[in-house]
Predicted 3D model of a 110-nucleotide RNA (SAM riboswitch aptamer (S box leader)).
This record gives sequence, structure tokens and C1' cells, in this order.
RNA sequence: UAGUUAUCACGAAAGCCAGAGGGAAUAGACCCAACGAAAGCUUAGCAACCUAUUCAUUUUCAGUGAAAAAGGUGCUACAUUCUAUCCCAAUUAUCGGGAAAAGAUAACCA
Repeated sequence: UAGUUAUCACGAAAGCCAGAGGGAAUAGACCCAACGAAAGCUUAGCAACCUAUUCAUUUUCAGUGAAAAAGGUGCUACAUUCUAUCCCAAUUAUCGGGAAAAGAUAACCA
């Protein structure tokens, strides 16, 4: 970097440093930001994808379900911030529903 599968309206922030941008890219909208953005570091937390562990199921294994949170990732404004293409519905609206595309993360794989 490509591919496959699963998930993506839940959840969880303080400090240090830095100094003007940021919310992936393009366009539009809406937001965050000198009461300090991004990047980086520390600590804390969230979650439960993978590994390990415990319990149930099972003759055993595998599988499945539950628990837990030690390890590996990930994450901790806003729905993946919203829309973009297609289908259905509706008729003036905080996000009407579904699918796709793109993206993010995990595991596997070349």
C1' cells in the first nucleotide's frame, strides 16, 4: 500500500508544550479555536476488536453466550458534524427511512 470481514446516532479529559489553525480530501453548510487550534508529551479515562483469564452451554474440541479488564491496538467537541449518488416516504423540517460511494478502526491476509 492493496484485498476480505465486522463495526461506526453509546461512551470517555485534564495538565505540559506549542502558537494558528482545526472538524480526512473536493464543494456547500454548520461549528470549534488567542478564555489558545493542529502536531508532540504525561497522566487519567472510555470501549471491548484481538490475545490471555473465568463461568455457562458441549462427552471433548470447535463454536456460541456472559463476565472481567492484565496485555496489543483504538478512541476521549459536534452522528463518520451534516449534505453530495440511488430508492422510498414526506412537505418546511434540530438527524424521515434504507442502500451505495468515500472514510475511520480492528482482525486476518498478500

The model forms 85% of the base pairs in the Rfam consensus. It was read from a public genome assembly, where an Rfam model found it.